[in-house]
Context: one part of a larger RNA
RNA sequence: CUGGGCCUAAAGCGUCCGUAGCCGGCCUGAAAAGUCUCUUGUGAAAUAAUGGGGCUCAACUCCAUUGCGCGCAUGAGAUACUCUUGGGCUUGGGAGCGGGGGAGGUAAGGGGUACGCCUAGGGUAGGGGUAAAAUCCGUUGAGCCUGGGUGGACCACCAGUGGCGAAGGCGCCUUACCAAAACGCGUCCGACGGUGAGGGACGAAAGCUGGGGGAGCGAACGGGAUUAGAUACCCCGGUAGUCCCAGCUGUAAAUGAUGCAGACUGUGGUGUUGCGCCAGAUUUAAUCUGUCGCAGUGCUGUAGCGUAGGUGUUAAGUCUGCCGCCUGGGGAGUACGACCGCAAGGUUGAAACUU
Numbered sequence: 001c002u003g004g005g006c007c008u009a010a011a012g013c014g015u016c017c018g019u020a021g022c023c024g025g026c027c028u029g030a031a032a033a034g035u036c037u038c039u040u041g042u043g044a045a046a047u048a049a050u051g052g053g054g055c056u057c058a059a060c061u062c063c064a065u066u067g068c069g070c071g072c073a074u075g076a077g078a079u080a081c082u083c084u085u086g087g088g089c090u091u092g093g094g095a096g097c098g099g100g101g102g103a104g105g106u107a108a109g110g111g112g113u114a115c116g117c118c119u120a121g122g123g124u125a126g127g128g129g130u131a132a133a134a135u136c137c138g139u140u141g142a143g144c145c146u147g148g149g150u151g152g153a154c155c156a157c158c159a160g161u162g163g164c165g166a167a168g169g170c171g172c173c174u175u176a177c178c179a180a181a182a183c184g185c186g187u188c189c190g191a192c193g194g195u196g197a198g199g200g201a202c203g204a205a206a207g208c209u210g211g212g213g214g215a216g217c218g219a220a221c222g223g224g225a226u227u228a229g230a231u232a233c234c235c236c237g238g239u240a241g242u243c244c245c246a247g248c249u250g251u252a253a254a255u256g257a258u259g260c261a262g263a264c265u266g267u268g269g270u271g272u273u274g275c276g277c278c279a280g281a282u283u284u285a286a287u288c289u290g291u292c293g294c295a296g297u298g299c300u301g302u303a304g305c306g307u308a309g310g311u312g313u314u315a316a317g318u319c320u321g322c323c324g325c326c327u328g329g330g331g332a333g334u335a336c337g338a339c340c341g342c343a344a345g346g347u348u349g350a351a352a353c354u355u
Stems, first nucleotide, its partner, number of pairs: 003327004007309002012323001014202004021195003025089006033082002035078004040073003048066007092192001093189003096185003104178007111155002115151008126137002163170002207248006216242002221237004259322006268300009278290004304311002328355003337348004
């Protein structure tokens, strides 16, 4: 000496499942592969150290002794740790049971307001739009009021740094099916676990293919304004799309810009959600209030950490296991090749050159 890092400087895969691999709780027996000790053999010479000698000295070189070569092999032993194997345990993990909570998912049925259109009646000259206007609609009767019908999309209030989900995401009501988590019990199994290269599945919006649907909104596009111009902002229209079914695409500032799992850290304060024990109140209700426990979700903040902003038991603190990724800026997430895709493109991913 045996690297340093990844919230914001380059860097956590969008998310989960899981193969190989790596890592692995407590007690005990055996074995002795790793590990440790000893014996023997080998570990060439040169080089090194010490003493002596030879070239006039030295470098160089010769002789003797020692050391090194920290290795490999043979044999004998040790057994704390790791491995292997036998037995046992219950704290990790899983199963079970109990009463609750939730916009978790899929499918079907039902409803509501608004909006547009159609139709009938009433009614008359404007309506609409803007900073102001105009394009636009209207005497072929609009806008407005009333009745009826039809259509598609959406789901106000409740609504809350509230809830659920691995993430993307999920919000009218009812039903069916599917799934997950928390709490409580401590009945059963008995380390069955953690992570996870490859691999697989899911994955907003936009986009693509085929079939439907089309009210509102609205890229592109047409027109009116504004302006020096106005390929915009504003206005009048409006196609794809937005919606449904089946398939594809596989990307986002897919963000907590913070991988997953576990343990610990004298400590805290204060909200809120779910469950539970206890106590009190009461209108006896699936009620309310309070202390406490567990799990989640916020704010604030001690030590510590951090260049700082900040973070701070939901760590970016202190440790452990496993994976992914970074190594100056530009060139460039480009070229080439490969794989995937109907395409758009995606994944992997350089170099010259320049600074």